Predicted 3D model of a 73-nucleotide RNA (transfer RNA) from Deltaproteobacteria bacterium RIFCSPHIGHO2_12_FULL_43_9.
Its Rfam family is "tRNA". From the family's description: Transfer RNA (tRNA) molecules are approximately 80 nucleotides in length.
NCBI's taxonomy places the organism under Bacteria, delta/epsilon subdivisions, Deltaproteobacteria.
[in-house]
RNA sequence: GGGGCAGUAGCUCAGCUGGUAGAGCGCAGCCUUCGCAAGGCUGAGGCCGGCGGUUCGACUCCGCUCUGCUCCA
Numbered sequence: 001g002g003g004g005c006a007g008u009a010g011c012u013c014a015g016c017u018g019g020u021a022g023a024g025c026g027c028a029g030c031c032u033u034c035g036c037a038a039g040g041c042u043g044a045g046g047c048c049g050g051c052g053g054u055u056c057g058a059c060u061c062c063g064c065u066c067u068g069c070u071c072c073a
Base pairs, nucleotide, nucleotide: 001072002071003070004069005068006067007066010025011024012023013022019056027043028042029041030040031039049065050064051063052062053061
């Protein structure tokens, strides 16, 4: 320098041919208990690495770019 992969909630990850984002764990509250644990219910928390473009509409398509991993030189 070139190619590929990944970048979504605190962590680990889903997201089906584009239609305003979910799970598990964790966190908070409540129920249950004499109390703890376990269990159940409810809730908070992300606008999807960044910028631009296409589109009525983009996490999802296109371009550039940043970070990490990897392959080639």